[in-house]
Context: one part of a larger RNA
RNA sequence: UGACGGGGACCCGCACAAGCGGUGGAGCAUGUGGUUUAAUUCGAAGCAACGCGAAGAACCUUACCAAGUCUUGACAUCCCAUUGACUGGGACUUAAUCGUCCCUUUUCUUCGGAACAAUGGAGACAGGUGGUGCAUGGUUGUCGUCAGCUCGUGUCGUGAGAUGUUGGGUUAAGUCCCGCAACGAGCGCAACCCUUAUCUUUAGUAGCCAGCAGGUAAAGCUGGGCACUCUGGAGAGACUGCCGGGGAUAACCCGGAGGAAGGUGGGGAUGACGUCAAAUCAUCAUGCCCCUUAUGACCAGGGCUACACACGUGCUACAAUGGCGUAAACAAAGGGAAGCGACCCUGUGAAGGCAAGCGAAUCCCAAAAAUAACGUCCCAGUUCGGAUUGUAGUCUGCAACUCGACUACAUGAAGCUGGAAUCGCUAGUAAUCGCGAAUCAGCAUGUCGCGGUGAAUACGUUCCCGGGUCUUGCACU
Numbered sequence: 001u002g003a004c005g006g007g008g009a010c011c012c013g014c015a016c017a018a019g020c021g022g023u024g025g026a027g028c029a030u031g032u033g034g035u036u037u038a039a040u041u042c043g044a045a046g047c048a049a050c051g052c053g054a055a056g057a058a059c060c061u062u063a064c065c066a067a068g069u070c071u072u073g074a075c076a077u078c079c080c081a082u083u084g085a086c087u088g089g090g091a092c093u094u095a096a097u098c099g100u101c102c103c104u105u106u107u108c109u110u111c112g113g114a115a116c117a118a119u120g121g122a123g124a125c126a127g128g129u130g131g132u133g134c135a136u137g138g139u140u141g142u143c144g145u146c147a148g149c150u151c152g153u154g155u156c157g158u159g160a161g162a163u164g165u166u167g168g169g170u171u172a173a174g175u176c177c178c179g180c181a182a183c184g185a186g187c188g189c190a191a192c193c194c195u196u197a198u199c200u201u202u203a204g205u206a207g208c209c210a211g212c213a214g215g216u217a218a219a220g221c222u223g224g225g226c227a228c229u230c231u232g233g234a235g236a237g238a239c240u241g242c243c244g245g246g247g248a249u250a251a252c253c254c255g256g257a258g259g260a261a262g263g264u265g266g267g268g269a270u271g272a273c274g275u276c277a278a279a280u281c282a283u284c285a286u287g288c289c290c291c292u293u294a295u296g297a298c299c300a301g302g303g304c305u306a307c308a309c310a311c312g313u314g315c316u317a318c319a320a321u322g323g324c325g326u327a328a329a330c331a332a333a334g335g336g337a338a339g340c341g342a343c344c345c346u347g348u349g350a351a352g353g354c355a356a357g358c359g360a361a362u363c364c365c366a367a368a369a370a371u372a373a374c375g376u377c378c379c380a381g382u383u384c385g386g387a388u389u390g391u392a393g394u395c396u397g398c399a400a401c402u403c404g405a406c407u408a409c410a411u412g413a414a415g416c417u418g419g420a421a422u423c424g425c426u427a428g429u430a431a432u433c434g435c436g437a438a439u440c441a442g443c444a445u446g447u448c449g450c451g452g453u454g455a456a457u458a459c460g461u462u463c464c465c466g467g468g469u470c471u472u473g474c475a476c477u
Stems, first nucleotide, its partner, number of pairs: 002476001004473002007471007015461002019425005026316008034307002042053002064302002068298003073125001077124002079121006088103005106115003127291002130289003136285002138280003141276001143274001148187006154163003167178003193268004198236007207226003212223003239262001242256005318418001322377005328371001334365003339358002344353003384415001389410007431453007
């Protein structure tokens, strides 16, 4: 100087408290450990591993296993020889690759050859998801969006170092003000960026329809219009600017006015110096080591989906603020050509048939659901709950046995609110309700977005956890 203290002072944070809803009990989904296995590929390990890499394991993926095959190789460059192609089609064989055979079959040319391609050969080499993340680059997590981390010159100290950065106030903030042997500066904070909330202006088609006309069973359907909604562009607007009080005449704080919005308006992007030899050699790149008829490559099958058990994360419930039925209403944000697929018909249904429109503010996915109205059930393992199982089907796809999703009928398990413990959340938030997208042939209770309905509580900082500043002790540096 730091680190540490069951030392002190001050301050902050869903840290506690005050509330609301969960997890821990049940069934299932999913990840992990363990066990099993020929293989159950590998990585991730307190917070910060465990619905994580994986935005989608039937084959492929795939790295694993046991079989069958290849050895200049599945992929790249170079050399020599042969052929003229490449491609495409067919036959035999095989579980399939491999293997055997047949047909088709280039361009330029000075005719020497050249270009390109295939096959064969020799070696240089290829190849490795093999090892080391404790050899590395790059990327990422975390403390933490915490308010800190430093430098130049000067001054003080023999020196390590100190000062500045401490002090009095204040702030979300090393934010700002005042003071001071310091004076300045840099990286951070804030602002500049995106989005959302208000208004003006501009532009109106594929959007909209106030007024006018036509038209219908109904309908912006048509003429027309751009006022409104909306969509795109350009601006305005918020700055403690104004008033009162407090404060040191400061920074700033409290209250008020006006305003769509008030003191950072809400949300996002943005992550200082550094810490954890944190994570990743399996995204990629890369040093060194290792394999080279195999630790490389091909192929069909299996496995990653196993199951006495343990844990994490979720979904569905245990019901009446509910379940079921009937007929009604209101979104936003997205996606669509090897695609989205209306209407109509068939089917109880998943779907099928026919097929219009749309590269989409035009057409389609598309029905929003909770909600409201009416009816029914009457507290029961039930008209709750839906696991499991049987049968019959639909779809995708070479192919659903291992191992897909969905439908119908039947079956109707546990479960009556969950011990110790533990998690999230302060407002359009929690809770609850649906909708969409990526991945994707098919497969979503996961992830990432979108809107609908819409609370309760915060006295306060004694305590638990984490962090910041100052100070003190010190057996560590």

This is a predicted structure of a 477-nucleotide part of an RNA (small-subunit ribosomal RNA, 3' major domain) from an uncultured bacterium.